RNA sequence: AACUUUGUAGCUCAUCGGGUAGAGCAGCCGAGCAAUCGGCGGGUAGCGGGUUCGAGUCCUGCCAAAGUUA
Repeated sequence: AACUUUGUAGCUCAUCGGGUAGAGCAGCCGAGCAAUCGGCGGGUAGCGGGUUCGAGUCCUGCCAAAGUUA
């Protein structure tokens, strides 16, 4: 320098072909001596732009991380 992959909740990850964003753990509240059980809240999807009636999903610029090549 070029290329590939990735970026979604506090953490680890889903979201099959564009159609109002989910799980587990963690957290909060309640019950229980405890193990444990019941309930609840939480995300402008890395930052912009474009396509579309509609974008986490498609295209594009930038940023960041991992990797490959030179």
This is a predicted structure of a 70-nucleotide RNA (transfer RNA) from Microbulbifer litoralis. Rfam family: tRNA. It is annotated as a transfer RNA. About the family: Transfer RNA (tRNA) molecules are approximately 80 nucleotides in length.